[in-house]
Context: one part of a larger RNA
């Protein structure tokens, strides 16, 4: 990890309701106790429960009561039969679907491992240093002290045995559940050690680390209470058919539980033009809009009370290019603003459609983690695959086709079976099913096939306003003067630093001067004007579609891909075809309602319906085992094994080979009754 056997809604008592049988105004026994073929079944047992009367605290009255002053009201009754067995579906009490804690308690084993202690033993190669005291000899008054050998202290010193574990590598399904190699530290001491004893779990013991008390100790291991408790996680076993949810709201030491509604199921009983739906008619309303006529903000102007400057000795003064209420005009803004007001939507009413999808009662649930998109809105940063509301769709619990590839988008809701047909979204050059379809545009960017403010004589319509054969636009050729160096200012200012003016003349035209230039002049240039050319040149605005803005990490990687350019892009419009589990056609099962034949069972038409998790409800197939009836077997039972057949399915039957002694059927009964998961449990490889 495979394989195989084992493995979870039971059982008992009490209740409720459903089925279906007895008995029925009753119904039923319970311990007991007879008898017998002696755990039963049988007969007996009426104690006693339910059920027939109900109201009221009560007394007490009763189809009525209670309350009240009431023959009022109003409350609870009356006008529905129950009662016990069996099956089943809840519930409660139990371990009560299995499996699973961390932990808690009792009572007992443990110090042969380790801490500590306590008694007795035991061991510490070798080498170094060389303290006391004491001796000599120096020396003192006597000490003290100095030298020398002697001397052998020390948790001295170097170092094996022995204890220790600091370091690095190895080992890491190891030699080993802590070890090995190489170094390292103590090593006559607070030293190592033997072997006897001592202390026990709410405790011991502890040079103190929560250490250690028999390979895991913030409370030891065994057994017990014990199947502790687990609002948790996991898993839960054969088949078919009918409907099929919720992820909401209130409360909750709630918030990943949980009641009760919601919303699903089944059953009874109602309803029969009901839910529901369009249209129309009556409603109410303060959203969207829009509005400034209320509350607030807020712009400009005008009038204008007041304020401030400034004059003035004062004044009821004067004045101001300053601020400036409320008024007027003039254009805004508002979820807590309306003089107004909608679309929906919601009550209600009438028609029509509709055809049980309603409504009550009672039985059982499950759901109270939602997600996504669109569409009103709050929260955020007018962030987010963000978070919360509302209203709708999918998803959940929905398979097909599409979007390359995807729960939540887009089409569409799968009962089988067809090598029959039509269509949807979507698409038609290849991949890769179906047009290199048609007409008439635009696109050169490979844009399509990723992106913004912004920017640009890309392009292609369009408006609108000017120039122009009395010759325009652009080149080119020519002139662009003269007072005058205008005035001021300036060191200078002469068209061309800068103020201020901006006139005249001559002329085709030529600015008191567009830009470059000089110190200042020059100089070069432009505006204007003439030639030359000969046809079309310019401004503004608005639409399509293209252009720049355009930078990230593995490799091309922003059409799926190849590949595409009067397209295979991209706009209108048009024929065709493809394209899903839609829809039609042929065949069938089931189910529901009508309906035909029957007593029924059933057998037929027609017509709807038949995706589907929690969850309701139906109807069945195996297994084992009594009970009866009826059979099979050595002429070959149960298993096992190919292989055919039948059945919507669980499953059944038959044949062959194997096996070697058992075992089906019908038809009721009781279950230890159906395995892939549970890091499931034991067993084999």
């Nucleotide at each position: 990890g495979c394989c195989a056997g084992c493995g979870a809604g039971u059982c008992a008592a009490u209740u409720u309701c459903u089925g279906u049988g007895g008995c029925g105004a009753g119904c039923c026994u319970a311990a007991g106790g007879g008898a017998g073929u002696a755990a039963c079944a049988c007969c007996u047992g009426g104690a006693g429960g339910c059920g027939g009367a109900g109201c009221g605290a009560a007394a007490g009255c009763g189809a009525g009561u209670c309350u009240g002053a009431a023959g009022a009201g109003g409350g609870c009754g009356c006008u529905g039969a129950g009662u016990g067995g069996c099956a089943g579906g809840g519930a409660u009490u139990g371990g009560a679907c299995a499996c699973g804690a961390a932990a808690c308690c009792a009572g007992g084993u443990g110090a042969g491992c380790u801490a500590c202690g306590c008694a007795u033993g035991g061991a510490c190669a070798g080498g170094c240093u060389g303290a006391a005291a004491g001796u000599g000899c120096g020396g003192u008054a006597a000490c003290a002290c100095g030298c020398a050998a002697u001397g052998g202290a020390g948790g001295g010193c170097c170092g094996a045995a022995c204890c220790c574990a600091c370091g690095a590598c190895u080992g890491u399904u190891g030699c080993a559940a802590a070890a090995g190699u190489c170094g390292g530290g103590g090593a006559u001491g607070a030293u190592c050690u033997g072997u006897g004893u001592g202390u026990a779990g709410g405790g011991g013991u502890g040079a103190a680390a929560u250490g250690c008390c028999a390979a895991a100790c913030g409370a030891a291991c065994c057994u017990g209470g014990a199947g502790a408790u687990a609002g948790c996680u996991u898993g839960u076993u054969c088949u078919c058919c009918c409907c099929g949810a919720a992820a909401c709201a209130g409360c909750u030491u709630u918030a990943g539980g949980g009641c009760u509604g919601g919303c699903g199921u089944c059953a009874u009983c109602u309803u029969g033009g009901a839910a529901g739906g369009u249209a129309g008619c009556g409603g109410g309303g303060g959203u969207a809009g829009a509005g400034c006529a209320c509350u607030g903000u807020a712009u400009g102007g005008g009038c204008a009370a007041g304020g401030g400057g400034g004059c003035g000795c004062a004044a009821c003064g004067c004045u101001u290019a300053c601020c400036g209420a409320a008024c007027c005009c003039u254009g805004g803004c508002a979820a807590a603003c309306u003089c107004c007001g909608a679309a929906u939507a919601c009550c209600g009413u009438u028609a029509c459609c509709g055809g049980a999808u309603g409504g009550a009662u009672g039985g059982c649930a499950g759901u109270c983690g939602g997600a996504c998109c669109a569409u009103g809105g709050g929260a955020g940063a007018u962030g987010a695959g963000u978070u919360u509301c509302a209203u709708g769709g999918u998803c959940g619990a929905g398979a097909g086709g599409g979007a390359a590839a995807g729960a939540g988008c887009c089409c569409g809701g799968a009962c089988c079976c067809g090598c029959a047909g039509c269509u949807g979204a979507g698409g038609u050059c290849c991949u890769g099913a179906a047009g290199a379809g048609g007409u008439g545009g635009c696109u050169a960017a490979g844009u399509g096939g990723g992106a913004a403010a912004c920017g640009a004589g890309g392009u292609c319509g369009u408006c609108g306003u000017g120039u122009c054969g009395a010759g325009a636009c652009a080149g080119c050729c020519a002139g662009g003067a003269g007072g005058u160096u205008g005035g001021c200012c300036c060191a200078g200012a002469a068209g061309c630093a800068g103020c201020c003016a901006u006139c005249c003349u001559u002329g085709a035209a030529a600015g008191a001067g567009u830009g470059c230039g000089u110190a200042a002049c020059a100089g070069c240039u432009c505006a204007c004007u003439g030639g030359u050319c000969g046809a079309a040149c310019g401004c503004g605005g608005u639409g399509g579609c293209g252009c720049g803005g355009a930078a990230a990490a593995u490799g091309g990687a922003a059409c799926g891909g190849g590949g595409c350019u009067u397209a295979a892009g991209u706009c209108a419009c048009c024929c065709a075809c493809c394209g899903a589990a839609g829809c039609u056609c042929g065949g069938g099962a089931g189910u529901u309602g009508c309906u035909g034949c029957g007593a029924a069972a059933g057998c037929g038409g027609c017509a709807g319906c038949u995706g589907g998790u929690a969850g309701g409800g139906g109807a069945g197939c195996g297994u084992u085992c009594c009970a009866c009836g009826g059979g099979c077997g050595g002429a070959g039972a149960a298993g096992g094994u190919c292989a055919g057949c039948c059945g919507u399915g669980a499953g059944g039957c038959u044949g062959g080979c194997u096996g070697g002694a058992g075992c089906g059927c019908g038809u009721g009964g009781a279950a230890g009754u159906g395995a892939g998961a549970a890091u499931g449990c034991u067993g084999g490889c």

Large-subunit ribosomal RNA, domain II from a Phototrophicaceae bacterium, 685 nucleotides, folded computationally. It matches the Rfam family "Bacterial large subunit ribosomal RNA". Its family is annotated with ribosome and structural constituent of ribosome in the Gene Ontology.